[in-house]
């Protein structure tokens, strides 16, 4: 000097003319006049959390779903900040430091899974060596997991004792694990010391167990107004009062609300059967309506400054108002500047082209994830040249 990768910011600005939508003022009204404003960092995904609305009481339990180290922040969260443990990489003689990641409760409560190889893959295991006995020998029987081999992984390591040969079988030291004490820390945890022979692996982002949380549906939620029709017809089932049905949820319980009886037959009676009617659930035939208003944008809001805090964030002060459409407005042209490309030129320059990426509000907000031409900043890295 040039490039790659990662993270972050920007990803056009100003003015005029015309056009569209909303609000305010004026106007009797109008397709009127004036002023102001008008699609993003992700508006996307619909993944998480909430505000808000409805289900009369929204109550309890189970199921289902979601989370899982500690502390803090938040309206809340599986989010964010900080810390601890672990893993990886780099630096350092070492101690230790730095960076990145982390789906981080439990594996002797149980079940499952791990190809091939291997004797054997979890309280498994004997292929070749070892040891003992036996056999003329080949061999046969026993013992054992020390050496070798297989494998990603084979039931701690080194040394000594012991043994027929061996084995934590015993001992010393070490590593891990468990328990206890002291110190530091809010805590997770860390360090030191002591006791214990305890050393039966991995996987729960497999089922599961433990613990914590959780009503459901969602602006196509929901509220109001107006209009019209046929309060229509048929069928099935249940029920017609200590019984049944309906009502938040998948189930159960609780609770609340609703219901009407009449007649006939049999029977000594209790009661049973049927019909009509009432209530409820479901299915089907047929008819009417599809309009308007609200919800709908002042917010857990934004900007600046200051205080507290390591930070996320919280408080104080001052200022600002920045879409509300409804088959769906938010645009077009010109000029200048900015950015960028090409050509010419070389002191700042001249001419021409482009505005290029991902992409468009629809109840709102806080996060997460995904997409992104080009420019800039930071970090890291590659090659060349130089020191």
């Nucleotide at each position: 000097c040039a490039g790659g990768c990662a993270a972050g910011u920007c990803g056009g600005a100003u003015a005029a003319u015309c056009g569209c939508u909303u609000u305010u003022u004026c106007g009797c009204g109008a397709u009127g006049a004036a002023a102001a404003a008008g699609a993003g960092g992700a508006a996307a995904g619909u993944c998480c959390g909430a505000a808000c609305a409805c289900c009369a009481c929204a109550g309890a339990g189970c199921a289902g779903c979601g989370g899982g180290c500690c502390g803090g922040a938040u309206a809340a969260u599986u989010u964010c900040c900080g810390g601890g443990g672990g893993a990886u990489g780099c630096c350092u003689c070492a101690g230790g430091g730095c960076a990145u990641c982390u789906a981080c409760g439990a594996a002797a409560a149980g079940u499952g899974c791990a190809a091939c190889a291997g004797a054997g893959a979890a309280c498994a295991g004997a292929c070749c060596a070892g040891c003992c006995a036996u056999u003329u020998a080949c061999u046969u029987g026993g013992u054992g997991a020390u050496g070798g081999g297989u494998g990603a992984a084979a039931c701690g390591g080194u040394g000594a004792g012991g043994u027929a040969a061996g084995a934590g079988c015993u001992c010393a030291c070490c590593a891990g694990c468990g328990c206890g004490u002291u110190u530091g820390g809010c805590a997770a945890c860390a360090a030191a010391c002591g006791c214990g022979g305890c050393u039966a692996g991995g996987u729960a982002a497999a089922c599961u167990c433990c613990u914590c949380g959780u009503g459901g549906u969602g602006c196509a939620a929901g509220a109001c107004c107006a209009a019209a029709u046929a309060g229509g017809g048929a069928a099935a089932c249940g029920u017609u009062u200590u019984u049944u049905g309906a009502g938040c949820u998948g189930c159960u319980c609780g609770c609340u609300c609703a219901a009407u009886g009449u007649c006939u037959g049999a029977g000594a009676g209790a009661u049973c059967a049927g019909a009509c009617g009432g209530c409820g659930u479901u299915u089907u035939c047929g008819g009417g309506u599809a309009g308007g208003u609200c919800g709908c944008u002042c917010g857990a809001g934004c900007u600046g400054u200051u205080u507290g805090g390591a930070a996320a964030c919280a408080g104080g002060c001052a200022g600002c108002c920045u879409a509300g459409a409804u088959g769906a407005a938010u645009g077009a042209u010109u000029a200048u500047c900015g950015u960028u490309c090409c050509g010419c030129a070389u002191u700042u320059g001249c001419g021409g082209g482009a505005u290029c990426a991902c992409a468009a509000a629809a109840u709102u907000c806080g996060g997460c994830u995904u997409a992104c031409a080009g420019a800039c900043u930071u970090g890291u890295u590659u090659a060349u040249c130089g020191u």

Annotation:
A computed fold for a 387-nucleotide RNA from a Pyrinomonadaceae bacterium, annotated as Bacterial RNase P class A. Of the family's consensus pairs, 95% are formed in the model. A source record names the gene rnpB. Taxonomically the source falls in Pyrinomonadaceae (Bacteria, Pseudomonadati, Blastocatellia, Blastocatellales). Rfam family: Bacterial RNase P class A. The family's RNA type in Rfam is ribozyme. Rfam describes the family as follows. Ribonuclease P (RNase P) is a ubiquitous endoribonuclease, found in archaea, bacteria and eukarya as well as chloroplasts and mitochondria. Rfam links the family to the GO terms tRNA processing, ribonuclease P activity and dimeric ribonuclease P complex.